[in-house]
RNA sequence: GAGUUUGAUCCUGGCUCAGGACGAACGCUGGCGGCGCGCUUAACACAUGCAAGUCGAGCGAGAUCCGGUCCUUCGGGACCGGGGAAAGCGGCGAACGGGUGAGUAACACGUGGGUAAUCAACCCUCGGUACCGGGAUAGCCCGAGGAAACUCGGAUUAAUACCGGAUGGCCCAACAGCCUUUCGGGGCGGUUGGAAAAGGUAGCUUCGGCCUCCGACCGAGGACGAGCCCGCGGCGGAUUAGCUUGUUGGUGGGGUAACGGCUCACCAAGGCUCCGAUCGGUAGCUGGUCUGAGAGGACGAUCAGCCACACUGGGACUGAGACACGGCCCAGACUCCUACGGGAGGCAGCAGUGGGGAAUCUUGCGCAAUGGGCGAAAGCCUGACGCAGCGACGCCGCGUGCGGGAAGAAGGCCUUCGGGUUGUAAACCGCUUUCAGGAGGGACGAAGCCACUCGGGUUAAUAGCCCAGAGGGUGACGGUACCUCCAGAAGAAGCCCCGGCUAACUACGUGCCAGCAGCCGCGGUAAUACGGAGGGGGCAAGCGUUGUUCGGAUUUACUGGGCGUAAAGAGAGCGUAGGCGGCGUAUCAAGUCUGGUGUGAAAUCUUCACCGCUCAACGGGAAGAGGUCACCAGAAACUAGUAUGCUGGAGUGAGGAAGAGGCAAGCGGAAUUCCUGGUGUAGCGGUGGAAUGUGUAGAUAUCAGGAAGAACAUCGGUGGCGAAGGCGGCUUGCUGGGCCUUUACUGACGCUGAGGCUCGAAAGCGUGGGGAGCGAACGGGAUUAGAUACCCCGGUAGUCCACGCUGUAAACGGUGUGCAUUAGGUGUGGGGGGUAUCGACCCCUCCUGUGCCGGCGCUAACGCAAUAAAUGCACCGCCUGGGGAGUACGGCCGCAAGGUUGAAACUCAAAGGAAUUGACGGGGGCCCGCACAAGCGGUGGAGGAUGUGGUUUAAUUCGACGCAACGCGCAGAACCUUACCCGGGCUUAAACAGCGGAGUAAACCCUAGGAAACUAGGGCUGUGGCAACACGACUCCGUAGAGGUGCUGCAUGGCUGUCGUCAGCUCGUGUCGUGAGAUGUUGGGUUAAGUCCCGCAACGAGCGCAACCCUUGUCGUUAGUUACCAGCGCGUUAUGGCGGACUCUAGCGAGACUGCCGGUGGUAAACCGGAGGAAGGUGGGGAUGACGUCAAGUCCUCAUGGCCCUUACGUCCGGGGCUACACACGUCCUACAAUGGCCGAGACAAUGGGUUGCCAGACCGCGAGGUUGAGCUAAUCCCUUAAACUCGGUCUCAGUUCGGAUUGCAGUCUGCAACUCGACUGCAUGAAGUUGGAAUCGCUAGUAAUCGCGGAUCAGCACGCCGCGGUGAAUACGUUCCCGGGCCUUGUACACAC
Repeated sequence: GAGUUUGAUCCUGGCUCAGGACGAACGCUGGCGGCGCGCUUAACACAUGCAAGUCGAGCGAGAUCCGGUCCUUCGGGACCGGGGAAAGCGGCGAACGGGUGAGUAACACGUGGGUAAUCAACCCUCGGUACCGGGAUAGCCCGAGGAAACUCGGAUUAAUACCGGAUGGCCCAACAGCCUUUCGGGGCGGUUGGAAAAGGUAGCUUCGGCCUCCGACCGAGGACGAGCCCGCGGCGGAUUAGCUUGUUGGUGGGGUAACGGCUCACCAAGGCUCCGAUCGGUAGCUGGUCUGAGAGGACGAUCAGCCACACUGGGACUGAGACACGGCCCAGACUCCUACGGGAGGCAGCAGUGGGGAAUCUUGCGCAAUGGGCGAAAGCCUGACGCAGCGACGCCGCGUGCGGGAAGAAGGCCUUCGGGUUGUAAACCGCUUUCAGGAGGGACGAAGCCACUCGGGUUAAUAGCCCAGAGGGUGACGGUACCUCCAGAAGAAGCCCCGGCUAACUACGUGCCAGCAGCCGCGGUAAUACGGAGGGGGCAAGCGUUGUUCGGAUUUACUGGGCGUAAAGAGAGCGUAGGCGGCGUAUCAAGUCUGGUGUGAAAUCUUCACCGCUCAACGGGAAGAGGUCACCAGAAACUAGUAUGCUGGAGUGAGGAAGAGGCAAGCGGAAUUCCUGGUGUAGCGGUGGAAUGUGUAGAUAUCAGGAAGAACAUCGGUGGCGAAGGCGGCUUGCUGGGCCUUUACUGACGCUGAGGCUCGAAAGCGUGGGGAGCGAACGGGAUUAGAUACCCCGGUAGUCCACGCUGUAAACGGUGUGCAUUAGGUGUGGGGGGUAUCGACCCCUCCUGUGCCGGCGCUAACGCAAUAAAUGCACCGCCUGGGGAGUACGGCCGCAAGGUUGAAACUCAAAGGAAUUGACGGGGGCCCGCACAAGCGGUGGAGGAUGUGGUUUAAUUCGACGCAACGCGCAGAACCUUACCCGGGCUUAAACAGCGGAGUAAACCCUAGGAAACUAGGGCUGUGGCAACACGACUCCGUAGAGGUGCUGCAUGGCUGUCGUCAGCUCGUGUCGUGAGAUGUUGGGUUAAGUCCCGCAACGAGCGCAACCCUUGUCGUUAGUUACCAGCGCGUUAUGGCGGACUCUAGCGAGACUGCCGGUGGUAAACCGGAGGAAGGUGGGGAUGACGUCAAGUCCUCAUGGCCCUUACGUCCGGGGCUACACACGUCCUACAAUGGCCGAGACAAUGGGUUGCCAGACCGCGAGGUUGAGCUAAUCCCUUAAACUCGGUCUCAGUUCGGAUUGCAGUCUGCAACUCGACUGCAUGAAGUUGGAAUCGCUAGUAAUCGCGGAUCAGCACGCCGCGGUGAAUACGUUCCCGGGCCUUGUACACAC
């Protein structure tokens, strides 16, 4: 920095990721080299080899062997000389080097000091010394024991082994003296006592010795090293708070190299600790390493310093040094040997083995170099070390080729089928050869040393010694590095990822399966998230994963956080330690600051035009950095200290006033209940309504009297007091605190406050009282599905008092205490001053409380705002994701209840705060709608029609499912339709279309078969050209493809339904807000309306509303055929027949706009009333449907992505089915009758339709209809007699003259065909049904209701649908309630939104 809490936002907050690192491990892969690194686990056990020896110039002796002499039994023996093994005495080393990290929280380590409290082998410097003696002993030899390890005895022997004596400047001890000092020290001189030694080599030699070098002894000093002591520093736990008897100190003795309780005896009773003792956990420490901007955090492999350890525990010996890794002794565990008596061993050295483990190497080469031990030296030893081997374990470097090359090859993948991509990639052409391979050459590392040679110097010397002289010798690595040559692009690329974070996308498979996943999350049929693939991205001999760690995380906040509501102020006070602290002067110099010196090992780190490996890694050089360090010198402002003052902080005094402040005692009235008595009678009481309860044994009500307990109405007030809890009748006593005025006194006496102590509501507990009312528990009555509740009737603890305990609370202002600073306005309590007044008020002002509003500032916002949540200072308490959990365990407290302190495992990707927009609410306000109400008529009951569910079926094709599916798609299923079922056929197909190949007829007609489709046979025929042939058509084959009412309406377009004709939905700019958003659109009015007006940080605009459109209602005008004729004129037997008004038709106009008047209103918008008018406030009706919602409906209208079928899921045909039927529902029709039925007569429409049609008229038929046929392509003709209605008649309340279902018979019509399965007619039959339970629907006027008519579809079929006209009501008080909706507001833990 990002992801992740939300619809969105801001904040808080956790989780997660991107980075770096690693002694790593695991998966896949693997060309080369350099430099590094490599048991983190079992300080588990170890076979085998090696890892510490050396010195003959300290000493004696001396094997095998060689040479010589002698002897010989020829086997050999003795002696002498050379040489020198093994062993021994002795010296030095073995305490180094190498390993490991078990232990250790410690002076173990780091850092800085001290040692006047010390040691120090080897090394260096200086001074001095080495005289005289002695006795042993190992080895060897002999003997003995033992299995062995080994041991014992005897004899002999040497030394630089051991011992005695002498000497001793110096040294050590004791004693006293002087000088000095940093004062238990140093120096000087003195007395007494004490302590040394070793020789060897070479040369020379007159053999006496001399001399060289090495060694020895006594001292002094140095260097290296070591011991001891001290200051400071570096882990976590207080759910470890007290620890300690050699403990703390002293005196004395002992001990040590040395101080010291180190040890011992005695004496004293101390010592340590909240600045964390003690206890328990963990851990080697450091330089450093990793990370980080830094401060920090984590770690302590390799390298380096220190420490500790060496099978476990203990102990000492030797020694300069050890309490000793490859020494000793004892004990223990383990292993091995054994003759069972005894012995041996210690890889945490180098290799190596087993074991453990995710995991860590060769039983290699060499002392050539570096270093170490011994030695005079040569040299020997050295698993230290130098090298090599194994391991991509890490870092660094190199390579796997370079240039050209478009037909953009093939193949793959994708595709909209055009193409795109892989991709200049390959092929192909040219070039190069690092590395690997082969061949040849070939180092540096070697300086030193040399008992080799030569030369020079020194010297008496040809010894010795020296040379910055020469030559020669000495290399594990090493068949090395490096160089040259040879051949050929030849031998050399993988891994992870591609939803976001995060760089990189497609197709397929899969279908909440298989799987992925670091977090969010993907997968339920179109998955860029799974799997493989193509392509792409990243890194690269590696790439990923896992683990750990730092970072990001300012998420422990020193740098650098917080606590009103997110986690977080302790319930409150007093006060201890501690922290912090007013003004002046002087002083000190601890803190602080400046300068210097020392140290902070090396390596590491940083820097460098540095240097060496071709570069780099790596290595070398130089400089720098690194401390809370030490010392010295200086400064004196600030802090601290000391001294002395001051008055402003704080306190005291004096004078006042206020108060439910506290404690105790006493007193009072009202009310309640109970008791007694009176009056009085039937209820009272209680509730939403009741009941339990109470009352005729007299209640309730009422009067009088009495008793008891508790609480104190009015005053009373965001009034008062108190630290908080809390405090309320009156009086008295005792008592705390605050305030005002005064400015006399003290002189910083202050603030805060870990622990501690005290107070601390209610409930609860203990003991004893008290008990009126109220009242947990409990009983009863109701409510309810239940009601362990809410309501009612009772009622015990308790509530009250005294004493004691408890110690908590939403103990809240959810805001710790104190001080200071920072605009105002307005109340109120207490006190003072001023002004004014006779006085009380009023007004101004100061101090101190307590509220409200508000500016700056602050805040995530809300909000806070002189009573801060502002700005600062001081101190305390507390927080660090949610859950688990304030739980468990432990401690402390409590009589108990419980309180306090207070975790972890596990689990989640959040949990939260504030605010925003919605939605919702059995929240509020305002307002609409046939929403309710008021009415009228229905549905739900019956029969039938129709649709649906269900069931059935071979099939009963499919879709539609609350409103908004169900007389819906279907404006019309007998075949067709038709998609379903059964059966029969076809396969380039019934139709369309491309290419290639082959063929000659195909259509059409006839015959046969068949249910048909179709099949089989026969016949006939094309255009151009003389013909060959070509073309067209058709058939067949192949390819490419047709076709699909198959799936997905949750992949889609289009269309549609719905909220809803509801009044809303938005935008631009501006403004406000961190932001989501708000404002505008809210408010006051008004409207059918976001309609209009006014106001307003808004101003405008868009889609909606309205209007514009159609129709209807009035009039005018124009025009008039096919329309019209009551009236006028003409005319006819009659009829619009003629003229021409009217009607009508259809064009154009007029008209209505709250325009006018009055009132209301705000002088507005508008509303109410009125006039005029055919019509009045939208005149009636229609068309018109905003942003959007419902993954609403439709892939079966159409279109369309994807998937699926291809002799079938396509297509043709016959038949069947969609018409089934125990049931259930929706929508309708007809009824149940008299406002009616039936019969007769009579009157009045409109919309529409008509030439394969409407059909007049006439005739036939009871009728459906038939025959014939005029007219009409229509304001002309026809459908077309409208019906309800009116008049007259009849029926008389009945299952009827209501009702017509059902059934029988006979018919008509359409049609290829009415069996399944049409409509209609006539005759006959005459079912249910007498107004319909719960429930429910429509309608506000030409509406409901009622009556008929027309049309689409259609061969036929209409109770459905779409239209038309006729007759023509009732009611609306009103908005409480139901439903739906609009606006404002409020709450929300809802947002797939109740």
Molecule: small-subunit ribosomal RNA
Organism: uncultured prokaryote